Source information
A computed fold for a 346-nucleotide part of an RNA from an uncultured bacterium, annotated as small-subunit ribosomal RNA, central domain. The RNAcentral record of the full RNA draws on ENA and SILVA. Its Rfam family is "Bacterial small subunit ribosomal RNA". Rfam links the family to the GO terms ribosome and structural constituent of ribosome.
[in-house]
Context: one part of a larger RNA
């Protein structure tokens, strides 16, 4: 490569859209490209194989075939893939009427906490640990009332809960966008699935510029512990933590489990709908969870939301180490991000 595989042993891209390409639903009819079959032509010879000869035998040599699985041409088949032309609806999508959420984005809106600042009361300690200091504090702190203001996040509800592709999303509340799903099957008539390259989006932390700055807090300074303590503990304390635009494009970005589709026993909760029925249960659809039947796995374990049985496409593995390094490229402001090896050695 081929084969065999990617939950946890090496292996699913972070997630989407969506090229080119790869595959695609029922059914007519026509076409023969591809397929099947017959036939012609050609496929040099030595070789290789099979008869027979010829050298006393053999190796050798000689004839004849068979091989030479391919190529082109002609004549037909027409299931099955391709074209062309039609029809249909169950896939898909639209459309109408409902429903649903912590799904975006932008605005106003609130109380509790937390720290400041003013002013009152009010006095000798507060505040930290395992125990202490540092450290605040008679220039009146801690507590405590009362007013103001900052800036961050949003307790209770709250969860095996809901939403979104995925990162993620959580006090109300108004706008605006979007999106599932259910219903009735009206509409278009396969218009679908997958996606190399590409585009987008993508937590935290960092990074430019400008704004903010209350908490917490790398670093950093004390001050403890210690044999040391460039840590755990402790008072303090800058970037950052918050905004806006712009970049970075990374994570145990995890369900460690690609997407799509058909299929194969129950049992039993929760969320969204629609129904039926008359006393509550019960059915169908979407989706979320438990527990299993076959059945699969090395086992743990999964198990209709499959790691089980098909199918398509795509993306990724091939002993550890060297090493996600070097060198090259590419993209970045920078950190660094992609893409990626060898010697060597075990």
């Nucleotide at each position: 490569u081929u084969g065999g595989g990617u939950u946890u042993a090496a292996a699913g891209g972070g997630u989407g859209c969506g090229u080119a390409g790869g595959c695609u639903g029922u059914u007519u009819u026509u076409u023969a490209a591809g397929u099947c079959a017959g036939u012609g032509g050609u496929g040099a010879a030595a070789c290789c194989c099979u008869a027979c000869u010829g050298c006393u035998c053999a190796a050798c040599a000689g004839u004849a075939g068979a091989c030479u699985u391919g190529c082109c041409g002609u004549u037909g088949a027409u299931a099955c893939u391709g074209g062309g032309a039609g029809a249909c609806u169950c896939g898909a999508a639209u459309a109408c009427g409902g429903u649903u959420g912590c799904c975006g984005u932008g605005g106003g809106a609130g109380g509790a906490a937390u720290g400041u600042g003013u002013g009152g009361u009010g006095u000798a300690g507060c505040g930290g640990u395992g125990a202490a200091a540092u450290g605040c504090a008679u220039a009146g702190a801690u507590a405590u009332c009362a007013c103001a203001c900052a800036g961050a996040a949003c307790a209770c509800c709250g969860a095996u809960u809901g939403c979104g592709a995925a990162g993620g999303c959580a006090u109300c509340u108004c706008a605006c966008g979007a999106a599932g799903u259910c219903g009735u099957u009206a509409u278009u008539g396969a218009c679908g699935c997958u996606g190399a390259u590409g585009c987008a989006c993508g937590a935290a932390a960092g990074u430019g510029u400008g704004g903010g700055g209350a908490u917490c807090a790398a670093a950093c300074a004390g001050g403890a512990u210690u044999a040391g303590a460039u840590a755990c503990c402790c008072u303090g304390g800058u970037a950052g933590u918050c905004c806006a635009c712009a970049c970075u494009g990374u994570a145990a970005a995890c369900u460690a489990u690609g997407a799509u589709a058909a299929u194969u026993a129950u049992u039993u909760g929760c969320c969204g709908g629609c129904g039926a029925u008359a006393g509550a249960u019960u059915g169908u659809c979407g989706g979320u969870g438990a527990u299993c039947a076959a059945g699969c796995g090395a086992a743990a374990g999964c198990g209709a939301u499959a790691a089980g049985u098909u199918a398509u496409c795509c993306a990724c593995c091939u002993g550890g180490g060297g090493a996600g390094u070097a060198c090259g490229g590419c993209c970045g402001c920078a950190a660094g991000a992609c893409u990626g090896a060898a010697a060597c050695u075990c």